Predicted 3D model of a 91-nucleotide RNA (c-di-GMP-I-GGC riboswitch aptamer).
Rfam family: c-di-GMP-I-GGC riboswitch aptamer. Gene Ontology term of the family: cyclic-di-GMP binding. On this family, see Weinberg et al., Proc Natl Acad Sci U S A 2017: "Bioinformatic analysis of riboswitch structures uncovers variant classes with altered ligand specificity".
The sequence was found by an Rfam model in a public genome assembly.
């Protein structure tokens, strides 16, 4: 450095459970490790993915319930892309 050890000194934490916040996906503590060299940030840098409250539509046994699309909602622990960065064997 575009590398990433049977190295050192830390780090962060998947399901899962409590609790709060949310309509939901999810977030946030806390407990707890399946795992991470970026599992630090960026979702207004492209796609993908999850939800569907509000909203448009359509239907009914019609004024309130279903159904169908819809992100302006969310995921950085899918992926490539940006920013940052801690060690330093071997090459």
């Nucleotide at each position: 450095g575009u590398c990433g050890a049977a190295a050192a000194u830390g780090g962060c934490a998947a399901a899962c459970u409590u609790g709060c916040c949310g309509a939901a996906a999810g977030g946030c503590a806390a407990g707890g490790a399946c795992g991470c060299a970026a599992a630090g940030c960026c979702a207004c840098a492209g796609g993908g993915u999850c939800u569907a409250a509000c909203g448009u539509u359509c239907g009914c046994u019609u004024c309130g319930c279903g159904a169908a699309c819809c992100a302006c909602g969310a995921c950085a622990g899918c992926c490539u892309g940006g920013c940052u960065g801690c060690c330093g064997a071997a090459c």